[in-house]
RNA sequence: UUAGCGAAAGGGCAAAUCCGGCGAAAGCCGGUGACGCAAAGCUACGGGUCUAAAGUUUAAUUUCGGUUUACACCUCGAGAAUUCAGUUUAUACUUCGAGUUAAACCAAGACCGCCGGGCUGCCGAA
Numbered sequence: 001u002u003a004g005c006g007a008a009a010g011g012g013c014a015a016a017u018c019c020g021g022c023g024a025a026a027g028c029c030g031g032u033g034a035c036g037c038a039a040a041g042c043u044a045c046g047g048g049u050c051u052a053a054a055g056u057u058u059a060a061u062u063u064c065g066g067u068u069u070a071c072a073c074c075u076c077g078a079g080a081a082u083u084c085a086g087u088u089u090a091u092a093c094u095u096c097g098a099g100u101u102a103a104a105c106c107a108a109g110a111c112c113g114c115c116g117g118g119c120u121g122c123c124g125a126a
Stems, first nucleotide, its partner, number of pairs: 005124002012037002018031005035113001041119003045116003048111003055105007063098003066093002069090002072087002077084002
C1' cells in the first nucleotide's frame, strides 16, 4: 500500500408515525421522528415484489343514438288511394354503435432499507 475483517475513534444515513406537496396508484419530495444500517452511498444491469392511469377481453345496465310495432298529427311536399316522407307519444328488441359500472390480464410506472451484480468511499485494533 492492497485485500480480508469489523474493535475503537470521529462521524454518517434515517424505518414507522404525523404534517405539507406531487401522482390514477404503487410511490416520491420537504419537515418531524429514530426502527435500525459498515456501504441503509450511487446505479433499474439480472432476479424478485408492488401498482394498473391508458389499453385489451368478458359480463351487466337501458343512459343515448339506431331498429320494430301501434296510435295521433299533418307544418309544407308527392300522390287516385288504404300509401310515401316527416314529427310527437307509447311499446318492444338485444342484434349495431357509443356511454357507465364490475371483474380479469397487462409496465413503457415504482421499489436499491428484498437479493445479487457494477461503480465509489471514512477509520485501522485483534
Overview:
This is a predicted structure of a 126-nucleotide RNA (c-di-GMP-I riboswitch aptamer) from Hydrogenispora sp. The source organism's lineage runs through Bacteria, Bacillati, Bacillota and Hydrogenispora. The model forms 95% of the base pairs in the Rfam consensus. It matches the Rfam family "c-di-GMP-I riboswitch aptamer". About the family: GEMM was predicted in a large-scale screen for bacterial structured RNA regulatory elements. It was read from a public genome assembly, where an Rfam model found it.